[in-house]
RNA sequence: UUAAAGACUUUCUAGGGUUCCGUCAUUAUUGGGUCUGGUCCGAGAGAAAGAGCAGGGAGCAAUCCUUGUACACGGAGGGAAAAAAGCCCGGGAGAU
Numbered sequence: 001u002u003a004a005a006g007a008c009u010u011u012c013u014a015g016g017g018u019u020c021c022g023u024c025a026u027u028a029u030u031g032g033g034u035c036u037g038g039u040c041c042g043a044g045a046g047a048a049a050g051a052g053c054a055g056g057g058a059g060c061a062a063u064c065c066u067u068g069u070a071c072a073c074g075g076a077g078g079g080a081a082a083a084a085a086g087c088c089c090g091g092g093a094g095a096u
Base pairs, nucleotide, nucleotide: 008050009049010048011047012046015041016040020038021037022035023032024031025030052069053068054067055066056065057064058063071091073094077089078088079087
């Protein structure tokens, strides 16, 4: 000094809060997330699937089969028309 398809999508989980619902209090319209929850947000470093990409093979071709897709410590701060967070900035700064 140092590339990246290390991409992407969906469902789910850890986690997250409080608009709405429920719930609790108040007692009639407000308050409580210092309420288990439903809705909701949700992982690069969590799971599964899909598709993609790369190698090999079959097929005139469309396409199909098969293998691989590793590793991954990490702040502070900022962003969000409910809010917060392992969300986003961000596989960032930094460390090794």